[in-house]
The part of an RNA shown here (small-subunit ribosomal RNA, 3' major domain) has 483 nucleotides and comes from an uncultured bacterium. The RNAcentral record of the full RNA draws on ENA. Rfam family: Bacterial small subunit ribosomal RNA. Gene Ontology terms of the family: ribosome and structural constituent of ribosome.
Context: one part of a larger RNA
RNA sequence: UGACGGGGGCCCGCACAAGCGGUGGAGUAUGUGGCUUAAUUCGAUGCAACGCGAAGAACCUUACCUGGCCUUGACAUGCAUCUCUAAGUUGGUGAAAGCCAGCGAGUCCCGAAAGGGACAAUUUGCACAGGUGCUGCAUGGCUGUCGUCAGCUCGUGUCGUGAGAUGUUGGGUUAAGUCCCGCAACGAGCGCAACCCCUGUGAACUGUUGCCACUCCCUUGAUUGGGAAGCACUCUGUUCAGACUGCCCUGUGAAACGGGGAGGAAGGUGGGGACGACGUCAAGUCAGUAUGGCCCUUACGGCCAGGGCUGCACACGUACUACAAUGCCCAGUACAGAACGAUCCGAGACCGCAAGGUGGAGGAAAUCCAGUAAAACUGGGCUCAGUUCGGAUUGAGGUCUGCAACUCGACCUCAUGAAGCCGGAAUCGCUAGUAAUGGCGUAUCAGCUACGACGCCGUGAAUACGUUCCCGGGCCUUGUACA
Numbered sequence: 001u002g003a004c005g006g007g008g009g010c011c012c013g014c015a016c017a018a019g020c021g022g023u024g025g026a027g028u029a030u031g032u033g034g035c036u037u038a039a040u041u042c043g044a045u046g047c048a049a050c051g052c053g054a055a056g057a058a059c060c061u062u063a064c065c066u067g068g069c070c071u072u073g074a075c076a077u078g079c080a081u082c083u084c085u086a087a088g089u090u091g092g093u094g095a096a097a098g099c100c101a102g103c104g105a106g107u108c109c110c111g112a113a114a115g116g117g118a119c120a121a122u123u124u125g126c127a128c129a130g131g132u133g134c135u136g137c138a139u140g141g142c143u144g145u146c147g148u149c150a151g152c153u154c155g156u157g158u159c160g161u162g163a164g165a166u167g168u169u170g171g172g173u174u175a176a177g178u179c180c181c182g183c184a185a186c187g188a189g190c191g192c193a194a195c196c197c198c199u200g201u202g203a204a205c206u207g208u209u210g211c212c213a214c215u216c217c218c219u220u221g222a223u224u225g226g227g228a229a230g231c232a233c234u235c236u237g238u239u240c241a242g243a244c245u246g247c248c249c250u251g252u253g254a255a256a257c258g259g260g261g262a263g264g265a266a267g268g269u270g271g272g273g274a275c276g277a278c279g280u281c282a283a284g285u286c287a288g289u290a291u292g293g294c295c296c297u298u299a300c301g302g303c304c305a306g307g308g309c310u311g312c313a314c315a316c317g318u319a320c321u322a323c324a325a326u327g328c329c330c331a332g333u334a335c336a337g338a339a340c341g342a343u344c345c346g347a348g349a350c351c352g353c354a355a356g357g358u359g360g361a362g363g364a365a366a367u368c369c370a371g372u373a374a375a376a377c378u379g380g381g382c383u384c385a386g387u388u389c390g391g392a393u394u395g396a397g398g399u400c401u402g403c404a405a406c407u408c409g410a411c412c413u414c415a416u417g418a419a420g421c422c423g424g425a426a427u428c429g430c431u432a433g434u435a436a437u438g439g440c441g442u443a444u445c446a447g448c449u450a451c452g453a454c455g456c457c458g459u460g461a462a463u464a465c466g467u468u469c470c471c472g473g474g475c476c477u478u479g480u481a482c483a
Stems, first nucleotide, its partner, number of pairs: 001483002003480003007477007015467002019430005026321008034312002042053002064307007073128001077127004083121001088103006106119005130296002133294003139290001141285003144281001146279001151190006157166003170181003196273004201241005207235001210231002215228004244267001247261005323423001327382006341368001344363002349358003389420001394415007436459007
């Protein structure tokens, strides 16, 4: 100087408390451990691994296993050599890959032609290719974490023999080393904040594909629907304005700042995002790519078929669905946002109980898909039961994608109708348009295991006395046999 303390002081955080909803019990989905296996490819392992890499494992992917094959190789460059045939096409064998056999255009130059040379290709040989083989404790790059915590340092000066100290401590204050005052310090840098994006208010401009107040025309039972005209309004987008403790009162008041108020769409960082200091964990990744070293080279490289990654006495994590009446079922009826669309989205119509099929208007999109979002609301049924709750499992019949649904896809219909009556110890999330709850969309993608991930909108709470305690963190101080 740090680190540590079941030392002290001050302060903060959904850290506790106050609340709301869960997990832990059931069934299923998914990941992991274990076991099994020819193989169940590999990695990730407290927080910070376990719906993680994987934004899609039937083949492919695929790295694993079994079997069949290839050896300058699936791919790159160069040298030498051989042959005219490589591309394409036909046949045999084969599970395919492969192997064997046959036919067989070229481009450029010289040349009248024959023919020759070069390119491309093949054969053979050599340099080499290739490796998801090892080492993340040899590395780059990227990432997680402490932590969006408020810290981490430097120059000059001063103090100290020196390691170092000071500044950065102190008194206030803040979300903040934020700002003010003081001070042997004076300044500065990386962080904080601001500058960036979205959102909340207004103005100007922009009016088609958007809008419909006024006017006109047609229509309707109806200001119901359509058209014209129009850009007022909504909205699309661009540019500005607006919020700065600016104004008033107040706090022992000098400041910073705090409390209250006015005006205002918004008030003291308005809400959200992006943004992550010096460093820590030899944290993670050689399997995303790159890369040193080591290793393999008729194999640890390459191709193919089938299988496996989906295996099941069990254990754990994360979710979904429930156990019901604030509910379930049936009928009617209302209101979104954000995204997507060309091998794509697909309307009206018809067929089918349905999944779906036929068909193809329109749409490279503010135009079409696309005027059913669900919960909500209205009416009816159920009446507390393992039920009109719950839907696992199983049987049968189908639909779709795709060479192909046996291992191992999703969906529909009929039948079946399991566990489960609110969950022990323990444990998680959340402070407002949040939790809880309801649906919709997208990426990946032929299809799908999505109940996942990332977004969007609808409905919409309760509680916070407080900081004694648990956990994590910051500053000062004290002790130390630790570095």